Predicted 3D model of a 60-nucleotide RNA (Fluoride riboswitch aptamer (crcB RNA motif)) from Desulfovibrio sp. The organism belongs to Desulfovibrio, within Bacteria. The model forms 100% of the base pairs in the Rfam consensus.
[in-house]
RNA sequence: GGCCGCCACGGGGAUGGAGUCCCCCGAGAACCGCACCAUGCUGAUGACUCCUGCCGGACG
Repeated sequence: GGCCGCCACGGGGAUGGAGUCCCCCGAGAACCGCACCAUGCUGAUGACUCCUGCCGGACG
């Protein structure tokens, strides 16, 4: 000096927030949905449990 493993720290997992878990990346990184001739479509999660927001409907 290089490589590998582990730990810590930091960033991220298509729309806001909380907790837990999982995964990706080390900054020229990870990540940034689908469709398309289109003023088109889905989703507030990576997963689970919730809060908030949004759309539609029923009843009063």